This is a predicted structure of a 111-nucleotide RNA (c-di-GMP-I riboswitch aptamer) from Lederbergia lenta.
RNA sequence: GGAAGUUAAAGGCAAACUACUCCGAAAGGGUAGGACGCAAAGCCUAGAGUCUAAGGUUUGGGAUCGGGUCAACAGUCCUGCAAUCUAAACAAUGAUAACCUGGUUGCCAAA
Numbered sequence: 001g002g003a004a005g006u007u008a009a010a011g012g013c014a015a016a017c018u019a020c021u022c023c024g025a026a027a028g029g030g031u032a033g034g035a036c037g038c039a040a041a042g043c044c045u046a047g048a049g050u051c052u053a054a055g056g057u058u059u060g061g062g063a064u065c066g067g068g069u070c071a072a073c074a075g076u077c078c079u080g081c082a083a084u085c086u087a088a089a090c091a092a093u094g095a096u097a098a099c100c101u102g103g104u105u106g107c108c109a110a111a
Stems, first nucleotide, its partner, number of pairs: 005108001012038002017033004022029002042104003046101002049096003056090007065080004
């Protein structure tokens, strides 16, 4: 100087779970604990997968309103568009780098 990295050493990260008057529609994230694990469990959503569905689209339903039916008012019934509420389906521009691939940078390094 190089790099195999397995029971060496130094340093590092931190799943589940818990807390929060934190952020977010949610998925999820943050902070503080925690310690299942990790040699890139550093960084990047480019590909694939998975999760979510606020906004959007479609369809159904409710209430309101208008029109028709009626001699007339109300009700019933029929019907219509807009706005609004709601349910389902579809669907990232959201999330996941500790699901995988890829890109990129890098610490230590005993035998």
Notes:
The model forms 95% of the base pairs in the Rfam consensus. The RNAcentral record of the sequence draws on Rfam.